[in-house]
RNA sequence: GCCGAGAUAGCUCAGUUGGUAGAGCGACGCACUCGUAACGCGUAGGUCCCGAGUUCGAUCCUCGGUCUCGGCU
Numbered sequence: 001g002c003c004g005a006g007a008u009a010g011c012u013c014a015g016u017u018g019g020u021a022g023a024g025c026g027a028c029g030c031a032c033u034c035g036u037a038a039c040g041c042g043u044a045g046g047u048c049c050c051g052a053g054u055u056c057g058a059u060c061c062u063c064g065g066u067c068u069c070g071g072c073u
Base pairs, nucleotide, nucleotide: 001072002071003070004069005068006067007066010025011024012023013022019056027043028042029041030040049065050064051063052062053061
C1' cells in the first nucleotide's frame, strides 16, 4: 500500500430486508435469612465511533474519516 471483519449500557455480546434498542454479568434497592451468600423481584444506566447524503423517518442504506483485529504484498 491492497483486501476483509468489527466499533451498540461499566464489561461480554445480540438486534433489525429502515418505524425510534435488548440479554447475560456487574451496580443499586426490596424481599427472604438469626446474619451473609445464593435464589427471587424491581430500578438506574445507551449522542447505537465521528461527519455528510438519501428518506416522512437511519443503529440499519450510500460516501468519507478515526480506531481495533486478521490476511496479502